A computed fold for an 85-nucleotide RNA from a Paludibacteraceae bacterium, annotated as transfer RNA. It matches the Rfam family "tRNA". By type it is a transfer RNA.

RNA sequence: GCCGUGGUGGUGGAAUAGGUAGACACGAAGGACUUAAAAUCCUUUGACCUAAACAGUCGUGCGGGUUCAAGUCCCGCCCACGGUA
Numbered sequence: 001g002c003c004g005u006g007g008u009g010g011u012g013g014a015a016u017a018g019g020u021a022g023a024c025a026c027g028a029a030g031g032a033c034u035u036a037a038a039a040u041c042c043u044u045u046g047a048c049c050u051a052a053a054c055a056g057u058c059g060u061g062c063g064g065g066u067u068c069a070a071g072u073c074c075c076g077c078c079c080a081c082g083g084u085a
Stems, first nucleotide, its partner, number of pairs: 001084007010026003019068001027045006046058003061077005
């Protein structure tokens, strides 16, 4: 250089035909239990905005495109891993 696979919250990892993004697990915060802790159980947990709720805006490596609608399809680029001369 060429070919292939991949990049999604704090972490791992789903979303397999384009249609509520983040299921599930871990972690974290609060609570229950305990003399206290561990274990276990319950609740919450992307960001901004907002007194709060609702509403709203943003968010799938980066930049474009197609589409009513894109994590998913198309183009360019970056990064990681594997293969190959």
The sequence was found in a public genome assembly. The source organism's lineage runs through Bacteria, Pseudomonadati, Bacteroidota, Bacteroidales and Paludibacteraceae.